Bacterial RNase P class A from a Pseudonocardiales bacterium, 401 nucleotides, folded computationally.
[in-house]
RNA sequence: CGAGCCGGCUGGACGGCCGCGUCGGGAUCUCCGGAUCCCGCCGAGGAAAGUCCGGACUCCACAGGGCAAGGUGGUUGUUAACGGCAACCCGGGGCGACCCGCGGGACAGUGCCACAGAAAACAGACCGCCGGCGCGCACGCGUGCUGGUAAGGGUGAAACGGUGGUGUAAGAGACCACCAGCGUUCCGGGUGACCGGAGCGGCUAGGUAAACCCCACCUGGAGCAAGAUCGAGAAGAAUCACCUUGGCAACAAGGUGAUUUGCGCAGACGUUUGAGGGCGGCCCGCCCGAGUCUGCGGGUAGAUCGCUAGAGCCUGUCGGCAACGGCAGGCCGAGAUGGAUGGCCGUCACCCGGCGCGCGAGCGCCGGGGACAGGAUCCGGCUUAGAGGCUGGCUCGUCCG
Repeated sequence: CGAGCCGGCUGGACGGCCGCGUCGGGAUCUCCGGAUCCCGCCGAGGAAAGUCCGGACUCCACAGGGCAAGGUGGUUGUUAACGGCAACCCGGGGCGACCCGCGGGACAGUGCCACAGAAAACAGACCGCCGGCGCGCACGCGUGCUGGUAAGGGUGAAACGGUGGUGUAAGAGACCACCAGCGUUCCGGGUGACCGGAGCGGCUAGGUAAACCCCACCUGGAGCAAGAUCGAGAAGAAUCACCUUGGCAACAAGGUGAUUUGCGCAGACGUUUGAGGGCGGCCCGCCCGAGUCUGCGGGUAGAUCGCUAGAGCCUGUCGGCAACGGCAGGCCGAGAUGGAUGGCCGUCACCCGGCGCGCGAGCGCCGGGGACAGGAUCCGGCUUAGAGGCUGGCUCGUCCG
């Protein structure tokens, strides 16, 4: 200098004018509901997106056994947890930095492997090689039948290990040496998955589970429109007090007020002979239980809480390869609810292009650019989108010293 690999940060700033929202303070007015004005602090994201995982929180709810369903799938660590993250192991790709992995099991079982090929699983003889019995015969062979063979050739992604030899009629792990694979014994290293080494053995039991399946581990359901409190309301009902009428009285009818409960009509089932409900789906079992369900009609849909101080953030330090954790100190970053943070102007900064000056660093002028995109219970992840700029480490190649 070129080509690559893995990351990090940022993604505008300042000033002025006008205009917004929560909260705090003050002032004025008030029909006591609140309205207006002034001042002050604060006021969107790295993904707020997708709703894919995991939780916190709320309610069901005080909880068992079995079957089925779903999720995950190397080891260790980390975390509140995860299917996340970190490190490592194995396999594959790459010269390499690094990247990829639906990473347990094919000897539990069932499937599938097109076409080609003799044959695609304990398979198979197309061309071949060898032997026997015949026939022909040019004595080299050809041909019919039969037996042996899978070493050679061919097909294919893949053909029942590879190379070399012994042996054989011809061959073949039939046997031998070495190697690969599989099983197994021991030693060493490692927390472990595994790695390395030295032996033994039968000779070799394809691939596919991101096919069904088997194995191991894990798994309540709904969700802030969860849920809680207050108020209102409908047609009534009950109790108390007062008033009017009737009555000898008790009391009855009507009206007003207060309090409590709580919508009306019809039907079905049920009240210990248990309707209905709960325990993720189903079954068993267990528990709660006096009302439950269906149809038609009516009323209210308002206010407050939940609502943002957290598995929070920042700095330093210690432990750890790291993810992350401990300790100490500091900080408080929207909380809306038809739903706020916007508009205008100016200057500067960043980037790109052009022109000019300068030995150079650089300077001046002109023009242009600014991505993806906005809350609504919150948090930890994952995935996706994303103009541009700055920057760290590592690998390979070339050149110079």
The source organism's lineage runs through Bacteria, Bacillati, Actinomycetota, Actinomycetes and Pseudonocardiales. Its Rfam family is "Bacterial RNase P class A". The family's RNA type in Rfam is ribozyme.